Bacterial RNase P class A from uncultured Fontimonas sp., 379 nucleotides, folded computationally.
[in-house]
RNA sequence: GAGUCGGCCGGGCAAUCGCUGUCGCGCUGUGCGCGGUGGAGGAAAGUCCGGGCUCCGCAGGGCAAGGUGCCAGGUAACGCCUGGGCGGCGCGAGCCGACGGAAAGUGCAACAGAGAGCAGACCGCCGAAGCUUCCGCAAGGAAGCUGGCAAGGGUGAAACGGUGCGGUAAGAGCGCACCGCGAGUCCGGCAACGGACCGGCACGGCAAACCCCACCUGGAGCAAGACCAAAUAGGGAAGGUGUGCGUCUUCGGGCGCACGACACGCGGCCCGCGUGCCUUCCGGGUAGGUCGCUCGAGCGCCGCGGCGACGCGGCGCCUAGAGGAAUGAUUGUCGGGACGCGCAAGCGUUCGCACAGAACCCGGCUUACAGGCCGACUC
Repeated sequence: GAGUCGGCCGGGCAAUCGCUGUCGCGCUGUGCGCGGUGGAGGAAAGUCCGGGCUCCGCAGGGCAAGGUGCCAGGUAACGCCUGGGCGGCGCGAGCCGACGGAAAGUGCAACAGAGAGCAGACCGCCGAAGCUUCCGCAAGGAAGCUGGCAAGGGUGAAACGGUGCGGUAAGAGCGCACCGCGAGUCCGGCAACGGACCGGCACGGCAAACCCCACCUGGAGCAAGACCAAAUAGGGAAGGUGUGCGUCUUCGGGCGCACGACACGCGGCCCGCGUGCCUUCCGGGUAGGUCGCUCGAGCGCCGCGGCGACGCGGCGCCUAGAGGAAUGAUUGUCGGGACGCGCAAGCGUUCGCACAGAACCCGGCUUACAGGCCGACUC
């Protein structure tokens, strides 16, 4: 100088005016006033996973559907984290990986190409073997056919192991070496897997195609849910049936007389019953209010165990709780960013100053982020 990991901060102080929780006091009353004190984040975000909590559902087992998917561990749990294996990238520190099974079965591969799955011969190579013709005295040679081959060319994303040497008429795992491959053997490892030996090669690819295997999964969500509880309407229970005059009264009402026997229904009338009407009571429930609501798988430091994620123990700390939703605004000063001038020290101008705003809580992941600090490591 260039990089790779990990951790952290992400404006400070002051004044004034407001908002909100809470404590104390006062007014007087369920709201005000005064004073004290607390008041956004590392992601509060996306709402993508997992859990707590709440209500509903649920004998048990299976099927279906969905999810997860190398191995081992951590955890309340996870699709998260840690360690390891394998593969890929990087000189390296390191980074990335939908990374179970293709010998259970079914299926797929456009175009090109001779041939695309127990395939195939277009160009090509050969002429050892058989036949024919020609040349030659002969040995033999040339051409063609029957045929042999798959090395080379060509097509393709992919062509039935690869490279090299030997071998051969030309060739071919035909033989050998190395690499690859393997339902083989032994060894190491809890395992994923690795190493050595053996086997001449059979068994191509795709499961982000169906499928198979293993494991997991009831639904809805704090507007969950619990409690208190007006007005109006509706539900249930009990009681009552009108008016006038007189009289008594403990002022609630009782008694007598007259008229009327409230409306509708049960065939007409009477009794009775039901509905309506009035009074009282009860229960559900709406508005409204209270709780849930922040002490929790909590945070900090130290010690011990573990490679680590993490666990155990000790000491200390309390850190928003609003809810049509507070956490704000203005000013000064310091700091910072951008631009200009200057060799530089510095000066001037400008910007309130990255991403972003809690809503039941917690563990993760992902995404956004001006600027800055610290540590370890690599070239």
Rfam family: Bacterial RNase P class A. It is annotated as a ribozyme.